[in-house]
């Protein structure tokens, strides 16, 4: 220094403020009260790896570090012992440029299951699980 083992940590965020009342209570009665974080206005989130023309950091250099929620995968769920199988959501346009669905403007768009007045956000499975990332340590030339 490869490569494989084996062990430890680590590993997902989010509805502010308004409206309306399905229902429920109270009352002789008008009418009071409660009452969707799910519905409407509106507020806000973006796992992991790759890819990246940018940005910082190194005098220069080599090189490091960050940089995709909707580009390519994976992971989370449900079935089964295993592997495996199902299932699996969204972006254009403009504009720079050799080259951009990534960088700048701009509009938009997506978000498992179970609950529960209809949930990306709440309450749960989960003080869990995994994609993976650090670091130790062993074998080995």
């Nucleotide at each position: 220094g490869a490569u494989g083992g084996c062990c430890u940590u680590c590993g997902g965020g989010g509805c502010a403020g308004g409206g309306u009342g399905a229902g429920g209570g109270g009352g002789g009665a008008a009418c009071c009260c409660c009452a969707a974080u799910u519905c409407c206005c509106a507020a806000u989130c973006g796992g992991u790896g790759g890819u990246g023309a940018c940005g910082c950091c190194g005098u220069c250099a080599a090189g490091g570090c960050g940089a995709a929620g909707u580009c390519c995968a994976c992971g989370a769920g449900c079935c089964g012992c295993a592997c495996g199988g199902c299932a699996c959501g969204a972006a254009c346009a403009g504009g720079u440029g050799u080259g951009a669905c990534u960088c700048c403007u701009g509009u938009a768009c997506c978000g498992a299951c179970g609950g529960u007045a209809u949930a990306g956000u709440c309450c749960g499975g989960a003080u869990g699980a995994a994609a993976g990332a650090a670091g130790g340590u062993c074998u080995u030339g």